[in-house]
Molecule: THF (Tetrahydrofolate) riboswitch aptamer
Formats: sequence, C1' cells, structure tokens
RNA sequence: CAUGAGUAGAAAUGGCGCGUCAAGUAUCGGCGGAUGGGAGGUUGCCGCCGGGCGAAGGAGUCACUGGCUCCGCGGUGCCAUUUUCGCAUCCGCAAAG
Repeated sequence: CAUGAGUAGAAAUGGCGCGUCAAGUAUCGGCGGAUGGGAGGUUGCCGCCGGGCGAAGGAGUCACUGGCUCCGCGGUGCCAUUUUCGCAUCCGCAAAG
C1' cells in the first nucleotide's frame, strides 16, 4: 500500500409461549437508550409517553358464571439453528505479499 474479519438488523425452519374477553404487531409524533476493540455516528434497533387505525373464529370434552384439548387466526413474544445483510471516517485486529 491494497485485502479480510467482527456490531445492530432481516428471513426461513424448529421448540416453548401469549392473545383471540384484543393484548401484541404495524403506523404517526415526542423523549430517552444501546449498538464491531476504541473514538464517532446513522439507515436501522430497543424502551417509555401520547395520537389515529384495527382483527377470526370453529369443533370436541368435562366435575360447565368456568376449565381443558384440537384445528385455525394474529404483519404475536422469546430461544435455537441455518441463511442473509452489515457502521462513512480515523485508529486497532488478522493473514499473506
């Protein structure tokens, strides 16, 4: 000098749950936070508050104001695996020249 790896995230599959008495998800606004080893920071991510929007139930069973099981449904939560994407800039790291 040139090269490479590593954050957050996304998807699929599997497992365990939650809701179906509507929480959650998604969306808009505000505030805050975390985010390659360090500095720094955003698309993105997370939390809280607020606004608007908004859904799919069915069957079986029991000891029936209810419970349980099964099939669904929800832009549903967590975990694992695989795949994918991957932080401008500066420093660091890796191997070879």